[in-house]
RNA sequence: UCCGAUAAAGGUAAACCUCGGGAGACCGGGGGACACAAAGCCACGGGUCCUACCCAGAGAUGGAAGGACAGCCGGGUUGCCGAAG
Numbered sequence: 001u002c003c004g005a006u007a008a009a010g011g012u013a014a015a016c017c018u019c020g021g022g023a024g025a026c027c028g029g030g031g032g033a034c035a036c037a038a039a040g041c042c043a044c045g046g047g048u049c050c051u052a053c054c055c056a057g058a059g060a061u062g063g064a065a066g067g068a069c070a071g072c073c074g075g076g077u078u079g080c081c082g083a084a085g
Base pairs, nucleotide, nucleotide: 002085003082004081011036012035016031017030018029019028020027021026034071040077041076042075044074045073046072047069048068049067050066051065054063055062056061
């Protein structure tokens, strides 16, 4: 360095409930634990989700543009411990 233990010390916190923000996806606080060896951080690639505003339309809807998700996959980057290999 790779790697990931019925190890040690810890850490995070799904669903759901609640308060707040947002048009919404979703985000933040509190509670709560399904899980996680990066479930720390970063929207670079793919993917999924949202649509107030803009354009077309009678409308349904479509387009464009913007937004969200890191616990969807990949990638980048930082990091605890040290069994077996």
Molecule: c-di-GMP-I-GGC riboswitch aptamer
Organism: Geomesophilobacter sediminis